[in-house]
RNA sequence: GCCUCCGUAGCAUAGUCGCUAUUGCGUGCGCUUGGUAAGCGCAAGGUCGUGGGUUCAAAUCUCAUCGGAGGCU
Numbered sequence: 001g002c003c004u005c006c007g008u009a010g011c012a013u014a015g016u017c018g019c020u021a022u023u024g025c026g027u028g029c030g031c032u033u034g035g036u037a038a039g040c041g042c043a044a045g046g047u048c049g050u051g052g053g054u055u056c057a058a059a060u061c062u063c064a065u066c067g068g069a070g071g072c073u
Stems, first nucleotide, its partner, number of pairs: 001072007010025003027043005049065005
């Protein structure tokens, strides 16, 4: 220098077939207990790495760029 893949909530992760963002752990509240843990229920938390483009509509398509992993010369 070139090619491929990854970036989504505090952490991990699904969604890539364009149309309300998924689950687990963690956090907060409640139920339960004599009390804690465990269990059960509810809730908060996301500018989908960043910036353009296409589109009625973009995490998803496209271009550029940043970071990470692997490969080739």
Predicted 3D model of a 73-nucleotide RNA (transfer RNA) from a Nanobdellota archaeon. Lineage of the source: Archaea > Nanobdellati > Nanobdellota. It matches the Rfam family "tRNA". Rfam links the family to the GO term triplet codon-amino acid adaptor activity.